[in-house]
Molecule: transfer RNA
Organism: Streptosporangiaceae bacterium
RNA sequence: GUCCCCGUGGCGCAGCAGGAAAGCGCGGCUGUUUCCGGAACAGCAGGUCGCCCGUUCGAGUCGGGCCGGGGACG
Numbered sequence: 001g002u003c004c005c006c007g008u009g010g011c012g013c014a015g016c017a018g019g020a021a022a023g024c025g026c027g028g029c030u031g032u033u034u035c036c037g038g039a040a041c042a043g044c045a046g047g048u049c050g051c052c053c054g055u056u057c058g059a060g061u062c063g064g065g066c067c068g069g070g071g072a073c074g
Base pairs, nucleotide, nucleotide: 001073002072003071004070005069006068007067010026011025012024013023019057028044029043030042031041032040050066051065052064053063054062
């Protein structure tokens, strides 16, 4: 330098034929339980979906550019 993959809550991911309130697990907080913890159960909070632009009535999802991570080739 060229090409490929990835970038979604603190962490790991799903959502890859565009539309119904963006989910799951772990973690965190509260409550129940317990002598106290843990476990279990119930509930709650937490996300401008890397950034900008575009397409569209509508974009996490499509197109372009940039940034970051990983890989292949030279």